RNA sequence: AUUGAAUAUUGGCAAACUUAUCGAAAGGUAAGGACGCAAAGCUAUAGGGUCUUAUCCCAAAGCCGCGAUCGUGGUUUAGCUGCUGCGUUAGGGGCUUUAGGAAGAUAGCCAGUUGCCGGA
Numbered sequence: 001a002u003u004g005a006a007u008a009u010u011g012g013c014a015a016a017c018u019u020a021u022c023g024a025a026a027g028g029u030a031a032g033g034a035c036g037c038a039a040a041g042c043u044a045u046a047g048g049g050u051c052u053u054a055u056c057c058c059a060a061a062g063c064c065g066c067g068a069u070c071g072u073g074g075u076u077u078a079g080c081u082g083c084u085g086c087g088u089u090a091g092g093g094g095c096u097u098u099a100g101g102a103a104g105a106u107a108g109c110c111a112g113u114u115g116c117c118g119g120a
Stems, first nucleotide, its partner, number of pairs: 002120002012037002017032006035108001041113003047110002049106003055103001056101002059098006066091001070087006
């Protein structure tokens, strides 16, 4: 330096689940608990994958107001006109739902990086 195929030692970590807690969620933290792990150490403002969508961005649908315009009725006026009901409608606003999107999460998915003991 390479390798992780055997054996030994000191040890390490801790899945599911439970409780508490944080979070919108994914998930995190602490305690208990061990399915496993030779990097299950570290890195998630530079890689890929996966998970999540409260806020934000974007799209669609539905609902509720507003409403230039246009049509029509009532009323007012000598008339112009003013007021008002109904319908229509460019546009715009609010709410709800759904789809998509990471600035979120995950390194016990891959990856990157560092590294203990013993053997060859």

c-di-GMP-I riboswitch aptamer, 120 nucleotides, folded computationally. The prediction has a mean pLDDT of 76. Rfam family: c-di-GMP-I riboswitch aptamer. From the family's description: GEMM was predicted in a large-scale screen for bacterial structured RNA regulatory elements. Rfam links the family to the GO term cyclic-di-GMP binding. It was read from a public genome assembly, where an Rfam model found it.